[in-house]
RNA sequence: AUACUCCUCUGGGGUUGGGUGAGAUUCCCUACCGGCGGUAAAGCCCGCGAGCCUUAUGGCAGAUCUGGUGUAAUUCCAGGGCCGACAGUAAAGUCUGGAUGAGAAGAGGAACAG
Numbered sequence: 001a002u003a004c005u006c007c008u009c010u011g012g013g014g015u016u017g018g019g020u021g022a023g024a025u026u027c028c029c030u031a032c033c034g035g036c037g038g039u040a041a042a043g044c045c046c047g048c049g050a051g052c053c054u055u056a057u058g059g060c061a062g063a064u065c066u067g068g069u070g071u072a073a074u075u076c077c078a079g080g081g082c083c084g085a086c087a088g089u090a091a092a093g094u095c096u097g098g099a100u101g102a103g104a105a106g107a108g109g110a111a112c113a114g
Stems, first nucleotide, its partner, number of pairs: 005110006017029003031094002033084002035048004043082002051060003064080005086097003
């Protein structure tokens, strides 16, 4: 100094303004939001987590194009698009709830072998 082990902490954002209606932050117009790791800086490239199914092993599971710069970018810049678990309720990415939960992972610390 490090593998490994243990401990602690951190670890998800968002309904603006209007319309219809008895009733909608759920419908319609508009607005707003974007977990973690990898990689040229990513919601939509690869993978992970959350969610659902399953006794378990395990399985299922969203969305991007065009142009520019560059050694390199579906990641940057310009423009145009698209996506978003379950339960409740007037049909919900944004409200309420499971959840003071879980968690990818990140940071710090302790101890210790070859």

A computed fold for a 114-nucleotide RNA from Desulfosporosinus meridiei, annotated as FMN riboswitch aptamer (RFN element). The prediction has a mean pLDDT of 80. Its Rfam family is "FMN riboswitch aptamer (RFN element)". Its family is annotated with FMN binding in the Gene Ontology.